[in-house]
The part of an RNA shown here (small-subunit ribosomal RNA, 5' domain) has 530 nucleotides and comes from an uncultured bacterium.
Context: one part of a larger RNA
RNA sequence: GAGUGAACGCUGGCGGUAGGCCUAACACAUGCAAGUCGAACGGCAGCACAGGAGAGCUUGCUCUCUGGGUGGCGAGUGGCGGACGGGUGAGGAAUACAUCGGAAUCUACCUUUUCGUGGGGGAUAACGUAGGGAAACUUACGCUAAUACCGCAUACGACCUACGGGUGAAAGUGGGGGACCGCAAGGCCUCACGCGAUUAGAUGAGCCGAUGUCCGAUUAGCUAGUUGGCGGGGUAAUGGCCCACCAAGGCGACGAUCCGUAGCUGGUUUGAGAGGACGACCAGCCACACUGGGACUGAGACACGGCCCAGACUCCUACGGGAGGCAGCAGUGGGGAAUUUUGGACAAUGGGGGCAACCCUGAUCCAGCCAUUCCGCGUGAGUGAAGAAGGCCUUCGGGUUGUAAAGCUCUUUCAGCUGGAACGAAACGGUGCGCUCUAACAUAGCGUGCUAAUGACGGUACCAGCAGAAGAAGCACCGGCUAACUACGUGCCAGCAGCCGCGGUAAUACGUAGGGUGCGAGCGUUAAUC
Numbered sequence: 001g002a003g004u005g006a007a008c009g010c011u012g013g014c015g016g017u018a019g020g021c022c023u024a025a026c027a028c029a030u031g032c033a034a035g036u037c038g039a040a041c042g043g044c045a046g047c048a049c050a051g052g053a054g055a056g057c058u059u060g061c062u063c064u065c066u067g068g069g070u071g072g073c074g075a076g077u078g079g080c081g082g083a084c085g086g087g088u089g090a091g092g093a094a095u096a097c098a099u100c101g102g103a104a105u106c107u108a109c110c111u112u113u114u115c116g117u118g119g120g121g122g123a124u125a126a127c128g129u130a131g132g133g134a135a136a137c138u139u140a141c142g143c144u145a146a147u148a149c150c151g152c153a154u155a156c157g158a159c160c161u162a163c164g165g166g167u168g169a170a171a172g173u174g175g176g177g178g179a180c181c182g183c184a185a186g187g188c189c190u191c192a193c194g195c196g197a198u199u200a201g202a203u204g205a206g207c208c209g210a211u212g213u214c215c216g217a218u219u220a221g222c223u224a225g226u227u228g229g230c231g232g233g234g235u236a237a238u239g240g241c242c243c244a245c246c247a248a249g250g251c252g253a254c255g256a257u258c259c260g261u262a263g264c265u266g267g268u269u270u271g272a273g274a275g276g277a278c279g280a281c282c283a284g285c286c287a288c289a290c291u292g293g294g295a296c297u298g299a300g301a302c303a304c305g306g307c308c309c310a311g312a313c314u315c316c317u318a319c320g321g322g323a324g325g326c327a328g329c330a331g332u333g334g335g336g337a338a339u340u341u342u343g344g345a346c347a348a349u350g351g352g353g354g355c356a357a358c359c360c361u362g363a364u365c366c367a368g369c370c371a372u373u374c375c376g377c378g379u380g381a382g383u384g385a386a387g388a389a390g391g392c393c394u395u396c397g398g399g400u401u402g403u404a405a406a407g408c409u410c411u412u413u414c415a416g417c418u419g420g421a422a423c424g425a426a427a428c429g430g431u432g433c434g435c436u437c438u439a440a441c442a443u444a445g446c447g448u449g450c451u452a453a454u455g456a457c458g459g460u461a462c463c464a465g466c467a468g469a470a471g472a473a474g475c476a477c478c479g480g481c482u483a484a485c486u487a488c489g490u491g492c493c494a495g496c497a498g499c500c501g502c503g504g505u506a507a508u509a510c511g512u513a514g515g516g517u518g519c520g521a522g523c524g525u526u527a528a529u530c
Base pairs, nucleotide, nucleotide: 001530002529004527006526007525008524009523010522013377014376015375016374018372019370020369021335026333027332028331030330031329032328035080036079037078040077041076043073044072047071048070049069051066052065053064054063055062056061057060087288088287089286096213097212098211099210100209101208102207105205106204110201111200114197115196116195117194118152120150121149127142128141129140130139131138132137158167159166160165172193173192174191175190176189177188180187181186214260216258221251222250223249226248227247228246229245231243232242233241263285264284265283266282267278268277269276270275290311291310292309293308294307313324314323315322316321341367343366344365345364349363350361351360352359353358380410381409382408383407390401391400392399393398414471416466417465418464419463420462432450433449434448435447437445438444474519475518476517477516478515479500480499481498485514486513487512488511489510495502496501
């Protein structure tokens, strides 16, 4: 000199911009953070409406009962999603990361290829009845549905046999409808969404190899599933990954093993560079989710807001037994020099579910707090010598503060008040109409044209008007380094200090004042980096 996720002291007008627990991976009250689908299903607890019954009468209104028929929908079965998104950096020195290669793999949803979607069955929740329990919850019996579950048929591919052959699948729902069948439901046809098998892709993930990645030799030897082979098991897949047998290997001064420290990278910062230090925010990867262990489900987890076991801690209890996990967003206590609101909205972007409307989304977008950073603006402009008063100094003549003030003439940014007010972020989806394609001039689907609505931010930005210089300057320093000097007080005291050093009676070095210098809504100090 540069830089910081900074803190502290004094001071503090406005706006934009970014950032905001570096410490205790300490403990957490409360609320929210993952749901959705009735176009899978049986149903109907609550709301509303047709319909039905009854009563009152002001004879077309009110009230009561009923009512899965309808809009919808609590709880339940079922599907998809809770493996993403969000947080943190404890562990880990290699099972990680970075770069470059590789072969023995899987991949829901999406795109694409081909084929199929036939015919049956038995249960079970909800519910009802009867119990147990303080609660969490739970037991027995009985009823019922499905895109839940299980057989049969068929089988492209795959596998086993390889000559026949053997094994293995599915599910329907909704909209519309001219003939035909049917009492009706519907069959049937068609469209859409699904379902099963399969081809290729995309995306994501798993695995292997090479090279590189901190410190210590006051750590020199380490290793028995250890190193390799044969055979098996296991996995989506290779492999001592695991097992039986056989052999005796494998690593190491090019630093094994052990100890300590640490998330890694793109990058950030400094530096002319080489290099050094760091890894906040943003992005990629990894690891973790009270501590330790385990599997289940699933395309995917050994799963932050899932399950089981053990442990510590907290809470409830009728003492028999139960409940919990903020390193999600806010917030609390604690620790600390130190780090924010228990805010608004799903309008946009994105995600989950759904045919869709839509619902959910503390992701996200916004707002609030903080001079924490960077940037911009303002705190007035011109004129004004009697060089006023006052202050300070003085050689008592004067000098300086100083055009500074006052006075006069102007301006009104910003703040304040009043009014107007968004361009844009919004165009999709949806509705209606028209055209195109599909046994069809379809109300279904695709594309397209016109059409109406949708904004948290926000009455915000911005614009116009009003009044009046009106509301807006401090901090550090002045011995040398280093820009800037005098007076008084103090008297090796009180004190200063980055280094040299000042102070013991004339201190430009302490304290105060006047003056000056530097920077300026900041200025200094401290910490740590180059």